[in-house]
RNA sequence: UUAAGACAUGCAAGUCGAACGAAGAAUAUUGAGUUUACUCUUUAUUUUUAGCCGCGGAAGGGUGAGUAACGUAUGGAUAACCUGCCCAUGGGACGGGGAUAGCGUCGUUAGGAACUUCGGUUCUUAACUUUGCGAAAGUGACGGUAAUACCCGAUGUUAUGGCUUUCUCAUAAGAGAUUGCCAUGAAAUGUUUUUUCGCCCAUGGAGGGGUCCAUGCCCUAUCACCUUGCUGGUGAGGUAACGGCUUACCAAGGCGAUGACGGGUAGCCGGCCUGAGAGGGUGGCCGGUCACACUGGGACUGAGACACUGCCCAGACUCCUACGGGAGGCAGCAGUCGCGAAUCAUUCACAAUGGGCGCAAGCCUGAUGAUGCGACGCCGCGUGCGGGACGAAGGCUUUCGGGUCGUAAACCGCUUUUCAGAGGGAAGAACAAAAUGACAUUACCUCUGGAAUAAGCUCCGGCUAACUACGUGCCAGCAGCCGCGGUAAAACGUAGGGAGCAAGCGUUGCUCGGAAUUACUGGGCAUAAAGGGCGUGUAGGCGGCGUGAUAUGUUGGGUGUGAAAGCCCCCGGCUCAACCGGGGAAUUGCGCUCAAAACUGUCAUGCUAGAGCAGGACAUGGGGAAGCGGAACUGUGGGUGAAGCGGUGAAAUGCGUUGAUAUUCACAGGAACACCAGCGGCGAAGGCGGCUUCCUGGGUCCUUGCUGACGCUGAGGCGCGAAAGCUAGGGGAGCGAACGGGAUUAGAUACCCCGGUAGUCCUAGCCCUAAACGAUGAGCACUAGGUGGAGGAGGUUCGACGCUUUCUCUGCCGUAGCAAAUGUGUUAAGUGCUCCGCCUGGGGAGUACGGUCGCAAGGCUAAAACUCAAAGGAAUUGACGGGGGCUCGCACAAGCGGUGGAGCAUGUUGUUCAAUUCGAUUCGACGCGAAGAACCUUACCCGGGUUUGACAUGUUGGCAGUAGGUGUCUGAAAGGGUUACCGACCGGUUCAGUCCGGAACCAUCACAGGUGUUGCAUGGCUGUCGUCAGCUCGUGUCGUGAGAUGUCGGGUUAAGUCCCAUAACGAGCGAAACCCUUAUUCUUAGUUGCCAGCAGUUCGGCUGGGCACUCUAGGGAGACUGCCCCAGUUAAUGGGGAGGAAGGUGGGGAUGACGUCAAGUCAUCAUGGCCCUUAUACCCGGGGCUACAAACGUGCUACAAUGGCCGGUACAGAGAGAAGCAAUACCGUGAGGUGGAGCAAAUCUCAAAAACCGUCCCCAGUUCGGAUUGGAGGCUGCAACUCGCCUCCAUGAAGUCGGGAUCGCUAGUAUCGCAGGUCAGCCAUACUGCGGUGAAUGUGUUCCCGAGCCUUGUACACACCGCCCGUCAAGCCACGAAAGCUGGAAGCAUCCGAAGUCGUGGGCCUAACCAUUUAUGGAGGGCAGCGCCGAAGAUGAGGCCAGUGAUCGGGACUAAGUCGGAACAAGGUA
Repeated sequence: UUAAGACAUGCAAGUCGAACGAAGAAUAUUGAGUUUACUCUUUAUUUUUAGCCGCGGAAGGGUGAGUAACGUAUGGAUAACCUGCCCAUGGGACGGGGAUAGCGUCGUUAGGAACUUCGGUUCUUAACUUUGCGAAAGUGACGGUAAUACCCGAUGUUAUGGCUUUCUCAUAAGAGAUUGCCAUGAAAUGUUUUUUCGCCCAUGGAGGGGUCCAUGCCCUAUCACCUUGCUGGUGAGGUAACGGCUUACCAAGGCGAUGACGGGUAGCCGGCCUGAGAGGGUGGCCGGUCACACUGGGACUGAGACACUGCCCAGACUCCUACGGGAGGCAGCAGUCGCGAAUCAUUCACAAUGGGCGCAAGCCUGAUGAUGCGACGCCGCGUGCGGGACGAAGGCUUUCGGGUCGUAAACCGCUUUUCAGAGGGAAGAACAAAAUGACAUUACCUCUGGAAUAAGCUCCGGCUAACUACGUGCCAGCAGCCGCGGUAAAACGUAGGGAGCAAGCGUUGCUCGGAAUUACUGGGCAUAAAGGGCGUGUAGGCGGCGUGAUAUGUUGGGUGUGAAAGCCCCCGGCUCAACCGGGGAAUUGCGCUCAAAACUGUCAUGCUAGAGCAGGACAUGGGGAAGCGGAACUGUGGGUGAAGCGGUGAAAUGCGUUGAUAUUCACAGGAACACCAGCGGCGAAGGCGGCUUCCUGGGUCCUUGCUGACGCUGAGGCGCGAAAGCUAGGGGAGCGAACGGGAUUAGAUACCCCGGUAGUCCUAGCCCUAAACGAUGAGCACUAGGUGGAGGAGGUUCGACGCUUUCUCUGCCGUAGCAAAUGUGUUAAGUGCUCCGCCUGGGGAGUACGGUCGCAAGGCUAAAACUCAAAGGAAUUGACGGGGGCUCGCACAAGCGGUGGAGCAUGUUGUUCAAUUCGAUUCGACGCGAAGAACCUUACCCGGGUUUGACAUGUUGGCAGUAGGUGUCUGAAAGGGUUACCGACCGGUUCAGUCCGGAACCAUCACAGGUGUUGCAUGGCUGUCGUCAGCUCGUGUCGUGAGAUGUCGGGUUAAGUCCCAUAACGAGCGAAACCCUUAUUCUUAGUUGCCAGCAGUUCGGCUGGGCACUCUAGGGAGACUGCCCCAGUUAAUGGGGAGGAAGGUGGGGAUGACGUCAAGUCAUCAUGGCCCUUAUACCCGGGGCUACAAACGUGCUACAAUGGCCGGUACAGAGAGAAGCAAUACCGUGAGGUGGAGCAAAUCUCAAAAACCGUCCCCAGUUCGGAUUGGAGGCUGCAACUCGCCUCCAUGAAGUCGGGAUCGCUAGUAUCGCAGGUCAGCCAUACUGCGGUGAAUGUGUUCCCGAGCCUUGUACACACCGCCCGUCAAGCCACGAAAGCUGGAAGCAUCCGAAGUCGUGGGCCUAACCAUUUAUGGAGGGCAGCGCCGAAGAUGAGGCCAGUGAUCGGGACUAAGUCGGAACAAGGUA
C1' cells in the first nucleotide's frame, strides 16, 4: 500500500508611507475661546493604515487520478524562439493633459438575516435639487482629489518594417556586419536630509523556459488492418516561435507482422532490493521531471498560468436562508468521519537555513528548525561482577541406588554503565559592538545513594541445533514438505529438561535467490513434454575463391556529457556505531573527432571447387489415359445325379425332392491381379504390383564442353495428402459397419455361425485427419572397420567368368564418441555450421469461449477456474500369467480299498438355555487342546457364605486356659454360634506354667489373588510351505546405480549331487554323512533264556549238565559303483553282470536352511501395559459343559457266502502289573462272585490271538445286520436320575455296496487281531505302539494339483484373493451454455447550446488626440446584435466489457453404495 472518499475548527501569502492623496493617534509647541480644565487651532517629531499604485500570489508545500505519450531518460537541434527580478556596457529622462478610487452630501417607498448590487424585465413603482445621454423605456446622481495609475506631443541610437551598397561566414533554407533613404516606436527626474533606491532605450551575460529530432521504455494477434485535416503542396491566417496549428483550393496519399489500429495495466528517471554475474523485481523516503488541484469547459491578467488557498460558465455534493436569494472546495500543516489488517500532535519557534515585500528597521512564512507519539527500521548500551556444596528446599525423573534443574539459589564481598537526587554547564550566534536560542530543567562534567529500575519469544520426528514423563486413544488436535494420532505418541496437550535468537521473538504477505525450473551468459525435442503428414516457394536469416575501393558494423586514441544524493575507497566529526562532512573512483551509456582496414557489409571487376545446363548411356510396381488377358468367384441356362449340403468346440438358423451340394458344357457380370516376390525397385510424403501402347516426372553413371555463386533454409502463402465420411451420377461379383436370425452365456445389444444394407469400384467435386512412425526436420562438411543386396562405369582379358577400382542407393554387425538407460554408431542419436518447427509437472483439455475453414461430420487456432503430489521414461529384483521350455511329487494315469447313501460313536457350526466355560476356523480348525467332564476336574450358571483372604513375605500391637483337640446347636454343605471338657511345643530363665523371646493364633498395615483383557506389546514352544533344494557371504570383476556375476550353460543326480566348461576364485547354512533301529555274520557273556549231544525223568528243559544253536545285549566286521563289460567328453554318471545276507542314499526313524503366513498359543508356563479388590478374589451345595429342528468333518458296524453260526486246533510280537496283575479250584447261563498259589517280573499273571480245518446255512431283509426298546442283573464309586460300563432274556430299525463329488495307498503296504497310556469306573469305535496272513498296479507325463530351475510379458510390489475402467445413485466445488435482466467504458450520428476567444458589428454610447465655420466631423475606444467553434445535457442505432439468471451440460473431488469387467499376462477375441 485502502477511499484522487467527504470534511467541522485554526493556521499555511503577503508586503511596501523611501510612489500617492487622505484620515486618525501620541508628545511638545503657537494662538484663540472659555465653564480653568476642557475645546478649537499653528508648527515640529513620532506613529497607525482603509483606498490607489508597485512587486509577489506561476515560488515554496501536496498528490499520482489521468497519461503507453516527445510523458520520461540519454544524446543532439533551435540559422524557428521568449525571458520579470539579477549582472555588465553604452546612452537618455523635454513639454503637456483629462480622469478615477478613497472622501463628502443626498437618494435608492416600507417591511427584509446575511452578502451583494446600483441592475433584469411585458408592465407598475413617492417627492425635491442639480445634471449628462436618450425618441422612449430607462440609467443613482452631483461635488471634488493625488500619483511611479492613465493619455498626448517632442527628441531619439545599434530597435521594427520597406528599398538599397559592400563584405564575411554558412549553404537546404540562411546568419552577421555595412552604405544611404523613407516610415514607425521612450521615459517617473519620481522619492529620500546627503549618500541612495527607482524610470526609459539598446547590446551582451547569467539563470529559467518553449519547440523539434534520434534512441530506449509493460502485457495482449482469441485486437490485422488503421487514417479524411488524414499525408503532401500552394495562398492566407495565427503564435514568442517551426508546423495542418487553423482555413480555402489542389493531389491521393500516410501508417502497418521490425506489430499499425484496438484492449488491459502503469506517472517516468537518478536510484532501491536481490543476484557471482548476466539478469529478475521495484520506483516508498531524498533528488530531477511530468501531470493534477471537487468534476468538465473557458479565457483574463501577466516576463511567466489557461493559475491548489484568482475569475467566468455548466454539473454533482455540502452548508446558510425570513424562500426572494446566497456561500464553499485540506491530493498545504494539524485534526474529524469513513474505508481498512494498518499508519502519529488540532505542539513550539521564526533562534538557524531559505523565500516574498521593503533603502532599512521590519512584517509574513504549518517552507524550515525542533519537540511529542509509535521497538516500524538501523545503531549502541544495560538487566550486574567475584566467591559460594549441605550439591539445601522444591520441581521433574528413576533400574529406587540415584540422576537432573545446579554455583543455579540462599549467604559473603565488590562495582554503579543505567536509575534517582544535588551542583556546574557548552557549541549551534551569522551581522563592528551591543542585543538576539524554539530545542532546553539539552548534550556534557562532578558529587551523593543503593544490586538497586530492567527478559522475553520460538522451537526440540527428518530436513534442522535440541528428550523424557504424564494425559489423550484416527478422538482432541498438529502440519512448510514428507507425514504424526486407532492404549506404551521424542510429531497432539501439559510438565520437567534442552536448543536457538534476544529487547526482541514468532506468524502472515510480497520480491529476488537457490531454479541451468524460459537456459544471452546457460536447456532441450528416438523412448521422459517436444520434429510441422509431405513438398514448393515469398519475406527474412545465412552464404564459395581472388583483386581494388569504401568505412556501415568492428577496433584503438582524444574530447564533451553522463546533475547532486546514493553504492565503493581514503581521510575526518559526534565517547563508539548508526549518522554526517571532505576528497577520489565509478557511472560499463550517448555525442563529436582523429586513426586502422584483418573480418562483416556495400560498390566495382574477375574465377570455378558449390549449383545448374549440354552430350552419351542405364534402372525403375514413379504419375496420367486408353485397350487387352487368364485363373478364381457368383449368377443364369442345358446335361448327369439322388438326399442331403453347409457350418461349428458342439450345434442350430440357412439351402435342398419345385432336385440342392457334387460334376460337366455354355453364357453373363464385377472386383482383384496367384506364382515371379526378395529387410528387392520407384516416389517428397501419402503411396505404387497382370499385359500392351501413348503422354509425362524424378534419379544414377560417363564425358568435363557451357553459365559463373545463379546457393541453403524458409514465418505467412500455394499445392499434394491413407482410410473413413459427404454431394451428384453410374456400377455392384466378392467382402461387409448398421440390421435380422441361430448359438454361447447368469446376462451377451460381443467374440462363433447363417444372411445382409450403406460402403468398398468408376467419373466429377468436397473433407484434410492417422501409431501420416525411423515415434529421429532440411542442407553442407568431417570422424575406425567388417560383411551383404540393387543400379552404373573403369582396369585386367581376344572375349566371358573371376579378381580389382570407383560413384549412387539400400540392410546387418561393430570401434571411438554420445546417451538416464535402452541403445545409436559414415543412412549418427558422434563432431561442427546455417535456417525452420516445437516443449516447459499431471488432470481439467486439444476442451470452453471467440475467430476462421467446411454442405455436414468436423478441422485449424486455443485458454482459465478448480484439483492432485505426483504423472512419466529406462532399467533392476521379485511375484504373477487361462506365456514358453526342462524336471520332480500317490499330482494324474494304472490298480487296491474307502468317504459321500444307512444306523451308531465322536468333534464342530447353528439353534436353544440360568449356564450349555474357553480356545482352535482353507490346506495347516472340526476322535483338535482333552493320554479319560457322574461329584472333583471346572474355568460356566443358580443359590448359600468369607473379606489380609484357600496361598507367600514383612511391619506394628496383642497373645494362657492361648494353639490344637473332643463335644454340642443351626445348616444342604461351606460357614456361623455356644462355650462344657481335655490341653500343648521350642530356646533361655525362675523357688514356681515365674518371666522373656520364638513358632502357632488374633488384630492392623503393606499386600495376596484373578483360567480378567491385549498372541496386533512379548519370551518360550509349535504348525506350514517342506526333508522341497534351496538360502547366502568374502574377495575379485561388470554396471552411474538398483544390482549382476559366482548360483548361468552342456551333461548328471534323490539333491546347488558331482563332472566339464566358464570373470570368477573360494567359503558358510542346508543336501549327504556322522546318531538310533532293522536285515547278515563274528566275538564276549550264559539267567529268569535255549536243548544239539550225554544222563535222569513224574515226560513238563522238569532235573543233572552244557552254552553248540535260538535268543538276550555289549563290542566288531560288512556295501565303497570296490570289480568286469558297455555307453558317456579318457569326466561325472548311467545300463548290464559277477560276487554277496544286503547293490547303487538296502528299509525305517531322529534330524527341518534363509525365510513366509502380524499363522497358533497371555487357558501349560513366563511376562510389559491396562483392568477388578466385601469382588472379575476365595469356599460350599446343586445344575451345566452330555440340550436338539438342521448342516458338516472324522470314524465304527454293516449290507453278507473270500460270509455267518457252531465245533476242533496251531503259531506271534510288543507291552503292563503292588491301594497292582492275579493262576489252579469252587459258585453263577453270564457279567461276575468266593478265595488267594505265584509275581516288584526273559521266572508269575494279564493271555484268549485273528488266522486254519470241519459241520450247517443257500441268496432271503435271511442263521445277514445289529440300532432301538422292555425286563432282570453285575461292577466301580460318598453318589450311576440328569449322566457310567458290562451281562442275560426278549425286541430286531435303517441298510441289498451308495448321485454330483471326493480321500488314502507303490511292499512287508492294503487286510487281521493284540497291548499300552490316561484311568475308581468309563461313554476308547479315539490315540500310541506291536506283530500275523499277505496282494494288485505303475518303467508313462497329454491333462488336474503342488513344487524347482531357465526364459518371456507386466500398468502387480499388501505382489492376481493384485491392479483397474465406465454408467448409475448421494454429497460438495468451480466452470460453460441459456429466454432474458442490470450496470459500465469508449466511439458514431443528430438536436440543444452556457461561459468565452475569434470574426463581424449598418444600431447605440464615447473625457484626453486632430480638424474646424464652435455646430459638429474624424481617428480611436466601448456596448447591444449576428456568425463559427464550443462543455454539460438530450435522442438514436450498433458493437464491446462486467454482474446476475429458471434450467441444461460436462468436469474435479469425496474409507468401506449398484451394475458389469474394458485395460495391465497371449488379461482369456493381442
This is a predicted structure of a 1470-nucleotide RNA (small-subunit ribosomal RNA) from a metagenome.
The prediction has a mean pLDDT of 81.
Rfam family: Bacterial small subunit ribosomal RNA.